[in-house]
Context: one part of a larger RNA
Molecule: small-subunit ribosomal RNA, 5' domain
Organism: metagenome
RNA sequence: GAUUGAACGCUGGCGGCAGGCCUAACACAUGCAAGUCGAACGGUAACAUGAGCUAGCUUGCUAGUUUGAUGACGAGUGGCGGGCGGGUGAGUAAUGCUUGGGGAUCUGCCUUGAGGUGGGGGACAACAGUUGGAAACGACUGCUAAUACCGCAUAAUGUCUACGGACCAAAGUGGGGGCUCUUCGGACCUCACGCCUUUAGAGGAACCCAAGUGAGAUUAGCUAGUUGGUGAGGUAAAGGCUCACCAAGGCGACGAUCUCUAGCUGGUCUGAGAGGAUGAUCAGCCACACUGGAACUGAGACACGGUCCAGACUCCUACGGGAGGCAGCAGUGGGGAAUAUUGCACAAUGGGCGCAAGCCUGAUGCAGCCUUGCCGCGUGUGUGAAGAAGGCCUUCGGGUUGUAGAGCACUUUCAGCGAGGAGGAAAGGUUAUGUCUUAAUACGGCAUAGCUGUGACGUUACUCGCAGAAGAAGCACCGGCUAACUCCGUGCCAGCAGCCGCGGUAAUACGGAGGGUGCUAGCGUUAAUC
Numbered sequence: 001g002a003u004u005g006a007a008c009g010c011u012g013g014c015g016g017c018a019g020g021c022c023u024a025a026c027a028c029a030u031g032c033a034a035g036u037c038g039a040a041c042g043g044u045a046a047c048a049u050g051a052g053c054u055a056g057c058u059u060g061c062u063a064g065u066u067u068g069a070u071g072a073c074g075a076g077u078g079g080c081g082g083g084c085g086g087g088u089g090a091g092u093a094a095u096g097c098u099u100g101g102g103g104a105u106c107u108g109c110c111u112u113g114a115g116g117u118g119g120g121g122g123a124c125a126a127c128a129g130u131u132g133g134a135a136a137c138g139a140c141u142g143c144u145a146a147u148a149c150c151g152c153a154u155a156a157u158g159u160c161u162a163c164g165g166a167c168c169a170a171a172g173u174g175g176g177g178g179c180u181c182u183u184c185g186g187a188c189c190u191c192a193c194g195c196c197u198u199u200a201g202a203g204g205a206a207c208c209c210a211a212g213u214g215a216g217a218u219u220a221g222c223u224a225g226u227u228g229g230u231g232a233g234g235u236a237a238a239g240g241c242u243c244a245c246c247a248a249g250g251c252g253a254c255g256a257u258c259u260c261u262a263g264c265u266g267g268u269c270u271g272a273g274a275g276g277a278u279g280a281u282c283a284g285c286c287a288c289a290c291u292g293g294a295a296c297u298g299a300g301a302c303a304c305g306g307u308c309c310a311g312a313c314u315c316c317u318a319c320g321g322g323a324g325g326c327a328g329c330a331g332u333g334g335g336g337a338a339u340a341u342u343g344c345a346c347a348a349u350g351g352g353c354g355c356a357a358g359c360c361u362g363a364u365g366c367a368g369c370c371u372u373g374c375c376g377c378g379u380g381u382g383u384g385a386a387g388a389a390g391g392c393c394u395u396c397g398g399g400u401u402g403u404a405g406a407g408c409a410c411u412u413u414c415a416g417c418g419a420g421g422a423g424g425a426a427a428g429g430u431u432a433u434g435u436c437u438u439a440a441u442a443c444g445g446c447a448u449a450g451c452u453g454u455g456a457c458g459u460u461a462c463u464c465g466c467a468g469a470a471g472a473a474g475c476a477c478c479g480g481c482u483a484a485c486u487c488c489g490u491g492c493c494a495g496c497a498g499c500c501g502c503g504g505u506a507a508u509a510c511g512g513a514g515g516g517u518g519c520u521a522g523c524g525u526u527a528a529u530c
Stems, first nucleotide, its partner, number of pairs: 001530004006526005013377006019370002021335001026333003030330003035080003040077002043073002047071003050067008087288003096213007105205003110201002113198005118152001120150002127142006158167003172193006180187002214260003221251003226248008263285004267278004290311005313324004341367001343366003349363001350361004380410004390401004414471001416466005424457001428452009474519005479500003485514005495502002
């Protein structure tokens, strides 16, 4: 000199863009953060509508009741999603990360090609009844549906193979409908969404190898599943991954082993560079989710807001037993020099579910707080010598503050008040036309056009008008380094200080004043890096 996720002191007008627990991976009150689908299913607790019945009468309204008939929908069965998104950096010096390779693999949703979707069965929730328990939560009996579950059939370009052969699947739902049939439910046709097997792909995931990736030798030897082989098991898959047997190997001064420290990278800071330091925000990877362990489900987890076991802690209890996990967003206590609101909205972008409308989304978009940083603007402009008054200094002549103020003439940024007012909106709905599909001018898809229509921010950005210089300057320093000097006070005292050093009666170095210098909504100090 540059820099910072900074803190502290003094001071503080506005805006834009960023950033904001670096410490206790300490403990957490409260609310929210993952749901959705009735176009899979049996149904109907609530709300609304229609219809039937009853009563009152004002004769078309009110009340009661029945009815899943309809819009919908609590709880339940079922499907998909809760492995994403969000947080943190405890652990990890290599099972990690970075770069470059490799072959023995899996892959829901999506794209693409081929084929199929036949015919049966028995349950279990919900529900009803009985019953245990303070609760959490159960037990028994009975009924029932499905895209839930299980056989049978079919079976290849699929799997296995001794090449003879053997084996493996499925589910329906909804919209519309002319002919034919009909038990009036539908069959049947068609379209859409599904379902099963399989090919290829995309994206994703797992595994292996090499090199690189801290410190210590005041750590020199380490290793028995250890190193290799055969066989078997196991896995999606190679492999001591596991096991039996056999052999005795494997690593190490090119630093093994041990100890300490640490998430890694793109990057960031500095520097002319080489390098040094660092890994906040943003992005990629990894690891973790009260502590330790384990598996289940699933395409994917050994799973932050799932399950089980153990432990510590907190809470409830009828003492028998139970409940919980903010390193999600806010917020609280604690720790600390120190770090924010228990805000608004799904309008946009993205995600989950759904045919869709839509619902959910503390992701996200915004707002609030903070001089934490960077950037921009303002606190007036011009004129004005009687060089006013006052202050300070003085050699008492004057000098300086100083065109500074006053005075005169202007302007109105920003803030204030009032009015207008974009863009972020694409979608979605509906109607018409065309086209595709089709038996069909139904439905549905696509395109075009018309109408309609969605904004948290928001009193938005921006523009115009109004008034008036009106509301807006400080901090540090002035001995040398280092830009800037005098007076008074003090008298080795009080004090200053980054280094040299000042102060013991004329202190440009302490304290105050006048003046000056530097930076400026900041300035200085401390800490840290180059």